Description: Predicted 3D model of a 72-nucleotide RNA (transfer RNA) from a Chloroflexota bacterium.
RNA sequence: GUCCUCGUAGUUCAAUGGAUAGAACGUAUGCCUCCGAAGUAUGAGAUUCGGGUUCGACUCCCGGCGAGGACA
Numbered sequence: 001g002u003c004c005u006c007g008u009a010g011u012u013c014a015a016u017g018g019a020u021a022g023a024a025c026g027u028a029u030g031c032c033u034c035c036g037a038a039g040u041a042u043g044a045g046a047u048u049c050g051g052g053u054u055c056g057a058c059u060c061c062c063g064g065c066g067a068g069g070a071c072a
Base pairs, nucleotide, nucleotide: 001071002070003069004068005067006066007065010025011024012023013022018055027043028042029041030040031039048064049063050062051061052060
């Protein structure tokens, strides 16, 4: 330099172009306990960025950024 794949919550992963983007673990608070652990209830928390297509985009298209890989 060329090409390919990927980017969603703190982490690991889901989500046929259509319901309020879900789950586990973690985390915060309450209950429980003499205190903690365990248990239990509730909550907070994410689509890498910009544009396009569409009635509707995490999903399709273009570009940027980042990560990994193949070739040279």
Taxonomically the source falls in Chloroflexota (Bacteria, Bacillati). Rfam family: tRNA. It is annotated as a transfer RNA. Its mean pLDDT, the model's own confidence on a scale to 100, is 81.